RNAcentral holds the full RNA, with entries from ENA.
The part of an RNA shown here (small-subunit ribosomal RNA, central domain) has 349 nucleotides and comes from an uncultured bacterium.
The prediction has a mean pLDDT of 89.
[in-house]
Context: one part of a larger RNA
RNA sequence: CUGGGUGUAAAGGGAGCGUAGACGGCAAGACAAGCCUGGAGUGAAAGGCGGGGGCCCAACCCCCGGACUGCUCUGGGAACUGUCUGGCUGGAGUGUCGGAGAGGCAGGCGGAAUUCCUAGUGUAGCGGUGAAAUGCGUAGAUAUUAGGAGGAACACCAGUGGCGAAGGCGGCCUGCUGGACGAUGACUGACGUUGAGGCUCGAAAGCGUGGGGAGCAAACAGGAUUAGAUACCCUGGUAGUCCACGCCGUAAACGAUGACUGCUAGGUGUCGGGCGGCAAAGCCGUUCGGUGCCGCAGCAAACGCAAUAAGCAGUCCACCUGGGGAGUACGUUCGCAAGAAUGAAACUC
Numbered sequence: 001c002u003g004g005g006u007g008u009a010a011a012g013g014g015a016g017c018g019u020a021g022a023c024g025g026c027a028a029g030a031c032a033a034g035c036c037u038g039g040a041g042u043g044a045a046a047g048g049c050g051g052g053g054g055c056c057c058a059a060c061c062c063c064c065g066g067a068c069u070g071c072u073c074u075g076g077g078a079a080c081u082g083u084c085u086g087g088c089u090g091g092a093g094u095g096u097c098g099g100a101g102a103g104g105c106a107g108g109c110g111g112a113a114u115u116c117c118u119a120g121u122g123u124a125g126c127g128g129u130g131a132a133a134u135g136c137g138u139a140g141a142u143a144u145u146a147g148g149a150g151g152a153a154c155a156c157c158a159g160u161g162g163c164g165a166a167g168g169c170g171g172c173c174u175g176c177u178g179g180a181c182g183a184u185g186a187c188u189g190a191c192g193u194u195g196a197g198g199c200u201c202g203a204a205a206g207c208g209u210g211g212g213g214a215g216c217a218a219a220c221a222g223g224a225u226u227a228g229a230u231a232c233c234c235u236g237g238u239a240g241u242c243c244a245c246g247c248c249g250u251a252a253a254c255g256a257u258g259a260c261u262g263c264u265a266g267g268u269g270u271c272g273g274g275c276g277g278c279a280a281a282g283c284c285g286u287u288c289g290g291u292g293c294c295g296c297a298g299c300a301a302a303c304g305c306a307a308u309a310a311g312c313a314g315u316c317c318a319c320c321u322g323g324g325g326a327g328u329a330c331g332u333u334c335g336c337a338a339g340a341a342u343g344a345a346a347c348u349c
Stems, first nucleotide, its partner, number of pairs: 003321004007303002012317001014201004021194003025088002028085004033081002035077008049065006091191001092188003095184004103177007110154001115149007125136002162169002206247006215241002220236004258316006266294013298305002322349003331342004
């Protein structure tokens, strides 16, 4: 390189938007670049290949054939690809109507609980554990009642539920705003799919500046445990966790399963719509979209997957190619830093 692969063996990019490129619906007409076919020229000889011959054989030599799969010119064809022209509606999109949703952003509001403060009642304990101790408390704690402060998170509803591209999203109200779905079939007329680079988003931790700080809690201190205990348990406790703005760009960023399209038995839940039937809040049938479980064919090394495929096919991208060395070194790019991205070799088994 080719091939074979990528749920768990090595291997799907964390996710989206999209550039170049690659690929691309139905029917018609034209052209003839690709494509098919005829002819001509050329493709030196030797060599190689097939057949025959000459040296006793062979090597070697000679003759004939074919081949040299190519290139150029030219006549013709028009199924497919391509290009051009005008057209179609099934792909894609728009409009109209409708309901569902923790989708996003901003502002406001609420109650429970923890902690702290003030005051009242009240008295000797509280707290904590396997048992204790450190700790708190006669300067009146714990408990209890009333009032106040402040921060963070939103019990029940809650679901095998919903929404979002992923990360993720959960008290209530208001405003702004994105997407999906159902119905209709009015409009556009292939406007599509994928996507190297690129751009944007991206949990937690971490970083910068300024706020905030109730609870929790790396580090740290003390008490225990223990042979030791730089831990597990206990009492404290600072960064941090929260907010604003700016960085970082990682993850078991997982469904360890790239995106899109079509096709291929069924059964049973559930969520959002539509249609039909029964008098019916309900039930039944049917249909579209999501989300689960079971299961046939098929696939699979097995486990298992099975219309939400890991089945049968197609298009495009990414990635893998024995283990260690190593996601290291060097170089480069990015970053305030931490570090991230790209990413070897010697050697060794």